A computed fold for a 97-nucleotide RNA from a Cyanobacteriota bacterium, annotated as Bacterial small signal recognition particle RNA. It was read from a public genome assembly, where an Rfam model found it.

RNA sequence: GACUCGGACCCACGCGGCCAGGACGCCCAAACCUGGUCAGAACCGGAAGGGAGCAGCCACACGGGAUGCUCUUGGCAGGCGUGGACUCCGGGUCACC
Numbered sequence: 001g002a003c004u005c006g007g008a009c010c011c012a013c014g015c016g017g018c019c020a021g022g023a024c025g026c027c028c029a030a031a032c033c034u035g036g037u038c039a040g041a042a043c044c045g046g047a048a049g050g051g052a053g054c055a056g057c058c059a060c061a062c063g064g065g066a067u068g069c070u071c072u073u074g075g076c077a078g079g080c081g082u083g084g085a086c087u088c089c090g091g092g093u094c095a096c097c
Base pairs, nucleotide, nucleotide: 001094002093003092004091005090006089007088008087010084011083012082013081014080015079017076018075019074020073021072022071023070024068026065027064028063034059035058036057037056043050044049
């Protein structure tokens, strides 16, 4: 000096990790003050029947809970992989002195 290998720093991309929010799904959920259906009892009616309606049941608002091989947004730390660039560090081979 040439070639080559590894490492540090930097950049891009991909995958992954943690935290928080949202969507979707799940669970709970209103004594009355929500809706539906309204046993019983009560009311109106001569009757047929009618209207209101508590509990129960169903649904759901406000809201609460738990959580996900799901989707999404943001943040954090920098793990793994691929590629690239400059500089630096170290090793090997060859050539010359």

Model confidence (mean pLDDT): 75 of 100.